[in-house]
Context: one part of a larger RNA
Molecule: small-subunit ribosomal RNA, 5' domain
Organism: uncultured bacterium
RNA sequence: GAGUGAACGCUGGCGGCGUGCCUAACACAUGCAAGUCGUGCGCGAAAGGGUAGCAAUACCUGAGUAAAGCGGCGAACGGGUGAGUAACACGUGGUUAACCUGCCGGAAUGUGGGGGAUACCCCGGGGAAACUCGGGACAAUACCGCAUAUGGUCUCCUGGGCUUGGGCCCGGGAGAGCAAAGCCGGGGACCGUAAGGCCUGGCGCUUGAGGAGGGGCCCGCGCCUGAUUAGCUAGUUGGCGGGGUGAUGGCCCACCAAGGCGACGAUCAGUAGCCGGCCUGAGAGGGCGGACGGCCACACUGGGACUGAGACACGGCCCAGACUCCUACGGGAGGCAGCAGUGGGGAAUUGUUCGCAAUGGGCGCAAGCCUGACGACGCAACGCCGCGUGGAGGAUGAAGGUCUUCGGAUUGUAAACUCCUGUUGAUCGGGACGAAAAGCUUCGACCUAACACGUCGAAGACUGACGGUACCGGUUGAGGAAGCCACGGCUAACUCUGUGCCAGCAGCCGCGGUAAUACAGAGGUGGCAAGCGUUGUUC
Numbered sequence: 001g002a003g004u005g006a007a008c009g010c011u012g013g014c015g016g017c018g019u020g021c022c023u024a025a026c027a028c029a030u031g032c033a034a035g036u037c038g039u040g041c042g043c044g045a046a047a048g049g050g051u052a053g054c055a056a057u058a059c060c061u062g063a064g065u066a067a068a069g070c071g072g073c074g075a076a077c078g079g080g081u082g083a084g085u086a087a088c089a090c091g092u093g094g095u096u097a098a099c100c101u102g103c104c105g106g107a108a109u110g111u112g113g114g115g116g117a118u119a120c121c122c123c124g125g126g127g128a129a130a131c132u133c134g135g136g137a138c139a140a141u142a143c144c145g146c147a148u149a150u151g152g153u154c155u156c157c158u159g160g161g162c163u164u165g166g167g168c169c170c171g172g173g174a175g176a177g178c179a180a181a182g183c184c185g186g187g188g189a190c191c192g193u194a195a196g197g198c199c200u201g202g203c204g205c206u207u208g209a210g211g212a213g214g215g216g217c218c219c220g221c222g223c224c225u226g227a228u229u230a231g232c233u234a235g236u237u238g239g240c241g242g243g244g245u246g247a248u249g250g251c252c253c254a255c256c257a258a259g260g261c262g263a264c265g266a267u268c269a270g271u272a273g274c275c276g277g278c279c280u281g282a283g284a285g286g287g288c289g290g291a292c293g294g295c296c297a298c299a300c301u302g303g304g305a306c307u308g309a310g311a312c313a314c315g316g317c318c319c320a321g322a323c324u325c326c327u328a329c330g331g332g333a334g335g336c337a338g339c340a341g342u343g344g345g346g347a348a349u350u351g352u353u354c355g356c357a358a359u360g361g362g363c364g365c366a367a368g369c370c371u372g373a374c375g376a377c378g379c380a381a382c383g384c385c386g387c388g389u390g391g392a393g394g395a396u397g398a399a400g401g402u403c404u405u406c407g408g409a410u411u412g413u414a415a416a417c418u419c420c421u422g423u424u425g426a427u428c429g430g431g432a433c434g435a436a437a438a439g440c441u442u443c444g445a446c447c448u449a450a451c452a453c454g455u456c457g458a459a460g461a462c463u464g465a466c467g468g469u470a471c472c473g474g475u476u477g478a479g480g481a482a483g484c485c486a487c488g489g490c491u492a493a494c495u496c497u498g499u500g501c502c503a504g505c506a507g508c509c510g511c512g513g514u515a516a517u518a519c520a521g522a523g524g525u526g527g528c529a530a531g532c533g534u535u536g537u538u539c
Base pairs, nucleotide, nucleotide: 001539002538003537004536006535007534008533009532010531013387014386015385016384017383018382019380020379021345026343027342028341030340031339032338035073036072037071040070041069048061049060050059051058052057080298081297082296090222091221092220093219094218096216099215100214101213104211108207110205111204112146114144115143121136122135123134124133125132126131151178153176154175155174156173157172158171159170160169161168162167182203183202184201185200186199187198190197191196224270225269226268231261232260233259236258237257238256239255241253242252243251273295274294275293276292277288278287279286280285300321301320302319303318304317323334324333325332326331351377353376354375355374359373360371361370362369363368390420391419392418393417400411401410402409403408424480426475427474428473429472430471434466440460441459442458443457444456445455446454483528484527485526486525487524488509489508490507494523495522496521497520498519504511505510
């Protein structure tokens, strides 16, 4: 000099864009942060309205609306944190002849025929509660057999091509075993008493090659400090066989062999999430990894599996532990390193706000619902950038202050005063972009037996938290808006008074013991400016 997630002191007008617990991965009151689907299923209130009735009441509507249940998909994403980890964790380049993949795109194929349960519900019991037990009835795109097999899997035989020793790829033949689910809209002829069959459109379901995207495993290289850590290792190193996994492998197991690593630093100890990047520097290098993006790890502490395409699962389950809470003392409940917020720690870090209008995500045919992701607003000079605090004229060089050699000098065109301008703000008026989609209405094309339905296209109206905000215009009006540090040398800026090695200053050299440009005050001057200085820290 430059930088900072900064803090502290004094001061403080406005706006835009960013940033904001670096400490206790300390403990947490309260609210919200993951639901959705009635076009899978049974079942189903209430207020209100209507009809009948003198009334009690009954029926219809309300209504696929509320509340719950079975079922499906999601909940493994998104959001947080950096504790642990020196490791194939990360970065980069490879590898899988050793692998998986829901939803999405997409070739092919099928969607036939049956069965038994169960929750909600009803009845009964236990419990303070959390909750739980028994009996009974009923449904499905829930569950289980059967049929069929385009196909894929396994076994055997066989041809060709490969390579890692084991095996792999392309093809032919035989055998075994493996599927499924329905729902919604519309309709002319024909069949049917009707439901419906049938036709047509949509959403699904089954088998399944190949794709995209995602993931698992393995390998080369790179990746902090200490030798005042020199030896480490028994599932240890390798083999054979097996188990296990989606898959290779001591990953695990039995047996066999005695290996494997290490001064090119093993082991041990300390520290640490890694990277894109950020800061500094002419560069080489050094320091850092906060915000944003990628990867990893974690979710009160430790362990475990279940479900699932995917987890060993932050707002799931089980066990153990510490802590907190409820209890009728028998027993139960909980996990903010999600968004706000509280206590505590600390030099120090914000609102218990608004909205799903946009973007994105989940579910749904859709309307839509949910979304503390996100979009916004709020607080903080914490940072960067921009703007303002007026402009021109104005000498009796006013008054006052300070200094003085008492003549004057300086503050100083500074002020007053005159003339202007119109920024921020105030008030008045106008007023956005962010929003074109879906759905709706009309029209056209395609599909079709069909003018239905559906798909596509065109036009129209509808949808804004921020917000009556930004912005624009009119009016008024110099009005409300400057401080901080320094002035001995380094280093730009000097005098007076006070003090008298005292009180004090100080980054270094050093000032102060009676004329101190170095302390304190004043006047003046210099520097920067809504900031200025100090402290910490990095180069």